[in-house]
RNA sequence: GGGCCGCUAGCUCAACGGUCAGAGCGGGAGACUUUUAAUCUCACGGUUCAGGGUUCGAUUCCCUGGCGGCCUG
Numbered sequence: 001g002g003g004c005c006g007c008u009a010g011c012u013c014a015a016c017g018g019u020c021a022g023a024g025c026g027g028g029a030g031a032c033u034u035u036u037a038a039u040c041u042c043a044c045g046g047u048u049c050a051g052g053g054u055u056c057g058a059u060u061c062c063c064u065g066g067c068g069g070c071c072u073g
Base pairs, nucleotide, nucleotide: 001072002071003070004069005068006067007066010025011024012023013022018056028042029041030040031039049065050064051063052062053061
């Protein structure tokens, strides 16, 4: 230099172009317990990498850029 894949919550990951973007873990509050742990309940937590485009509607499709990974001259 070329090709491919990925980027969504603090972390690991889901999410036919359309009801509110969800789950587990972690953190917080509560219940239980003599206490802790375990277990259970609840709520909080998101500029979906950035900027454009297509569309009635984009996390999803297209373009450009950024970052990361793999393969390769």